[in-house]
RNA sequence: CAACCGAAAGGGCAAAGCCAGAGUAAUCUGGUGACGCAAAGCCACGGGUCCCGCCAGGUCGGGAUCGCCGGGUUGCCGAA
Numbered sequence: 001c002a003a004c005c006g007a008a009a010g011g012g013c014a015a016a017g018c019c020a021g022a023g024u025a026a027u028c029u030g031g032u033g034a035c036g037c038a039a040a041g042c043c044a045c046g047g048g049u050c051c052c053g054c055c056a057g058g059u060c061g062g063g064a065u066c067g068c069c070g071g072g073u074u075g076c077c078g079a080a
Base pairs, nucleotide, nucleotide: 012037013036017032018031019030020029021028022027035067041073042072043071045070046069047068048065049064050063051062052061053060
C1' cells in the first nucleotide's frame, strides 16, 4: 500500500399479526407492529417455490416471490 474480516459509532430496513384497498389467484400498496437483517438497497438473469390458463399426460404461455439460493450492480462507517 492492497485484500479479507467486521468491533464501535451514526443510523437504516422491516417479518408475522391487525386495519383499509387492488388482484381470479399467488401476491402487492398504505397505516400499525417488530421476527429478524451488514446490503432484508436494486435487478426476475439462472435455479427453486407459488398462482392462472391450455393439456389425457408430457410440454407450452402468462404472472408472483430478490426476507429461498446463486449471479449482476450500487451504497454508510471502518477498531482489533
This is a predicted structure of an 80-nucleotide RNA (c-di-GMP-I riboswitch aptamer) from a Desulfuromonadales bacterium. It was read from a public genome assembly, where an Rfam model found it. Rfam family: c-di-GMP-I riboswitch aptamer. The family has 155 seed sequences and 5,092 matches in Rfam 15.1. Rfam links the family to the GO term cyclic-di-GMP binding. Of the family's consensus pairs, 95% are formed in the model. Model confidence (mean pLDDT): 85 of 100.